[in-house]
């Protein structure tokens, strides 16, 4: 100086007039006049998870879906936070859809001799013959084909070779030792091999009711107490009226079963009317700030402060000054002056992540290359 790599943090401030929404005070027939607040870090997306309403009193087990290293965080999660293993990078650092392939079915295209109890094109080695050639038999150590070929390097041994043997590593098992834990080291024993993928279908482990604020509640107003169809209307008392059984047709529980509730002038389906208004639900919350304390750290515990949009065809806006940021140029280095620009984007029940768009500033740590 240049290149990377991680982390933090802002998203423009203050006045001034004008104009809109909400609370509130004073007045007050309307209405007026002050006083405070008034769209984000992603508000996007609707991917997860919840708070809350209702189905509804709400169980079991099939199928489904989800999520998959360990621990600890949290109201919960597919989130976040520390580690482990495995890979990438010269390095700071990244990434991972990380439970099984010896429960079982399916797949590894093409090339190759052969693609998983899988071979023998070239080739070595041995013997014979009609001998620069073929036959027979041994071999998978070389070669070649391929992503991937009977674990790898090396010594030895053979006819020629191979774990055949032997070191070393790998790999299975047992043991000990650190660690909650997922490993991790170290030591014994075994020549061991039937590879790769499960973001293939399986297996195994844990978890799940559904539908959502256009859930729901309250008032008020109108209509037609309409019309067809169809299946059911069971049994006692009882003069009816109403009582009691019993649960039929059928309804309701996210698919299915079981079970459980409603249900006897009930239930379906189909035509055809009315009404769509007003309030609420509507912002005090798993809320946010300071301080101390415990953890590496997510984050939790003490104490004290605070109150920060509720809109309803959808208010949160325009103006004009002055500073701040940024980028140009000029001057006299700190700095002055001119001039310009200044992203992504709108709340609509909240509330914790994730993911994507976006413009500036800060700070750490890596690597190259110069100077002193």
């Nucleotide at each position: 100086g240049g290149a990377g790599u991680c982390g933090g943090g802002c998203a423009g401030g203050c006045a001034a007039u004008c104009g809109c929404g909400g609370c509130u005070u004073u007045a007050a027939u309307u209405u007026a006049a002050g006083g405070c607040c008034g769209a984000g870090g992603a508000a996007a997306g609707u991917c997860c998870g919840a708070a809350c309403u209702c189905c509804a009193c709400a169980g079991g087990g099939c199928a489904g879906u989800g999520u998959g290293c360990c621990u600890c965080g949290u109201a919960a999660c597919g989130c976040g936070a520390g580690g482990g293993a495995g890979g990438g990078g010269c390095g700071a650092c990244c990434c991972u859809a990380c439970g099984g392939a010896a429960a079982g079915u399916g797949c590894c295209a093409c090339a190759g001799a052969a693609a998983a109890u899988a071979u023998a094109c070239c080739g070595c080695c041995u013997c014979g013959c009609c001998c620069u050639g073929c036959g027979a038999g041994g071999u998978a150590a070389g070669g070649g084909u391929g992503a991937a070929a009977a674990g790898g390097u090396g010594c030895g041994g053979u006819a020629a070779g191979a774990g055949c043997g032997c070191a070393c590593c790998g790999c299975g098992u047992c043991g000990c030792u650190g660690g909650c834990a997922a490993c991790a080291g170290c030591g014994g024993c075994g020549g061991c091999a039937c590879g790769g993928a499960a973001a293939a279908c399986c297996c195994c482990a844990c978890a799940c009711g559904g539908a959502g604020c256009a859930a729901g509640g309250u008032c008020a107003a109108a209509u037609a107490g309409a019309a067809a169809a169809g299946c059911g209307c069971u049994c006692c008392c009882g003069a009816a009226a109403g009582g009691g059984a019993u649960g039929u047709a059928g309804g309701a529980u996210g698919g299915c079963c079981c079970g459980u509730c409603c249900g006897a002038u009930g239930c379906u389906u189909u035509u055809g009317g009315g009404u769509a208004g007003a309030c609420u639900g509507c912002u005090g919350g798993a809320c946010u700030c300071c301080u101390g304390g415990a953890g590496c750290g997510a984050u939790c515990c003490a104490g004290g402060g605070g109150c920060u949009a509720g809109a309803u065809g959808a208010a949160u806006g325009a103006u004009u000054g002055c500073c701040a940021u940024c980028c140009c140029u000029g001057c006299u280095u700190u700095g002055c002056a001119g001039g310009g620009a200044a992203a992504c984007a709108g709340a609509a029940u909240u509330c914790g992540g994730c993911u994507u768009a976006u413009g500036g500033c800060c700070g750490g740590c890596u690597c190259c290359g110069g100077c002193g």